[in-house]
RNA sequence: GGAGUCGGCCGGACAGUCGCUGCGACCUCGGUCGUGGAGGAAAGUCCGGGCUCCACAGGGCAGGGUGCCAGGUAACGCCUGGGCGGCGCGAGCCGACGGAAAGUGCAACAGAAAGCAUACCGCCGAUGGCCCCGCGCGAGUGGGGAUCAGGUAAGGGUGAAAUGGUGCGGUAAGAGCGCACCGCGCCGGUGGCAACACGCGGCGGCACGGCAAACCCCACCCGGAGCAAGGCCAAAUAGGGGUGCCAUGGUGUGGCCCGCACUGCACCCGGGUAGGCUGCUCGAGGCCUGCGGUGACGCAGGUCCCAGAUGAAUGACUGUCCCCGACAGAACCCGGCUUACAGGCCGACUCCCUUU
Numbered sequence: 001g002g003a004g005u006c007g008g009c010c011g012g013a014c015a016g017u018c019g020c021u022g023c024g025a026c027c028u029c030g031g032u033c034g035u036g037g038a039g040g041a042a043a044g045u046c047c048g049g050g051c052u053c054c055a056c057a058g059g060g061c062a063g064g065g066u067g068c069c070a071g072g073u074a075a076c077g078c079c080u081g082g083g084c085g086g087c088g089c090g091a092g093c094c095g096a097c098g099g100a101a102a103g104u105g106c107a108a109c110a111g112a113a114a115g116c117a118u119a120c121c122g123c124c125g126a127u128g129g130c131c132c133c134g135c136g137c138g139a140g141u142g143g144g145g146a147u148c149a150g151g152u153a154a155g156g157g158u159g160a161a162a163u164g165g166u167g168c169g170g171u172a173a174g175a176g177c178g179c180a181c182c183g184c185g186c187c188g189g190u191g192g193c194a195a196c197a198c199g200c201g202g203c204g205g206c207a208c209g210g211c212a213a214a215c216c217c218c219a220c221c222c223g224g225a226g227c228a229a230g231g232c233c234a235a236a237u238a239g240g241g242g243u244g245c246c247a248u249g250g251u252g253u254g255g256c257c258c259g260c261a262c263u264g265c266a267c268c269c270g271g272g273u274a275g276g277c278u279g280c281u282c283g284a285g286g287c288c289u290g291c292g293g294u295g296a297c298g299c300a301g302g303u304c305c306c307a308g309a310u311g312a313a314u315g316a317c318u319g320u321c322c323c324c325g326a327c328a329g330a331a332c333c334c335g336g337c338u339u340a341c342a343g344g345c346c347g348a349c350u351c352c353c354u355u356u
Base pairs, nucleotide, nucleotide: 001352002351003350004349005348006347007346008345009344010343012321013320014319015318016317017316018315020037021036022035023034024033025032026031027030039327043338044337046336047335048334049333050332051226052225053224054223063222064221065220066219067218068082069081070080071079072078083097084095085094086093087092098217099216103215104214105211106210120156121155122152123151124150127149128148129147130145131144132143133142134141135140164182165181166180167179168178169177183206184204185203186202187201188200189198190197191196230278231277232276233275240269241268242267243266244265245264249263250262251261252260253259285304286303287302288301289300290299291298292297322325
């Protein structure tokens, strides 16, 4: 100098004018003054929790979720550290990563064959036939053919996947058929909390192909609904309940009486609609320092108060400057994940080239 990896941060600045809005103070009740006023994702609403109401003895079934190990946390599908596998020269990155020797099931096309064995081309044809030739009186014997039976799984071919790999021996040709090394499985040992590891020992020629984001099995977790939750106050109108008053009435039913139903006025009570208040923002809170821990994080001390709207505020204009400004707007709160993002800053590390 170039290329890259990881982590953290910023997200136009300043001034003036006019507005909107929460809170506080003051007064002449309408203003004045002071002060606060979006984000790192406020987003998607995908996980987890707080809070609220409902349900609930306990356990099980069903259903859903999670899935290497250990830790962190209020909790998690998050985070940290580790293991294993894959990618990268590397810094690093990625992984639904329990179980396929319980059961059921699936594998298009191609291919001989896709799970229990099999053989299309090929190779062989030792052995037993067959054909040809030689020898022998004959039983027979020697050679040849790849013709039948048969052997084989080296090689080719198909496929995402074909029953360990390399080499030597062996054979008619071959094959864990035998051997060496590598790999694999089981048992033991050692290290580690564990996942797991071992160029530790023994045994086994290898028996056990793949798929569980197929059913399933195993382990663990999960009650439901959500701030339009929930609580409080409470018109008008129309219902409901009670008490009193008045004519002891009116209307309907009925031929008539009794009876039954409906009906007046005043007051009270209760539910509840509109509307209003609350929930509402001090919180698993931010920052700084110290201590413990590899780390996530925890503990202690100090310090700060940082939107709370509800037709819903957080804006507009002017001026100066620059690199001319991305994605995007709170609605009960918090921890995560994911997604979007112009441009810029800082730190740690890796690789290559060059110079000394």
Bacterial RNase P class A from a Chromatiales bacterium, 356 nucleotides, folded computationally. RNAcentral records the identical sequence in 2 taxa. The gene name in the source record is rnpB. Rfam family: Bacterial RNase P class A. Rfam classes the family as a ribozyme. The sequence is in RNAcentral, with records from ENA. The coordinates come from a structure-prediction model, not an experiment, and the mean pLDDT is 78.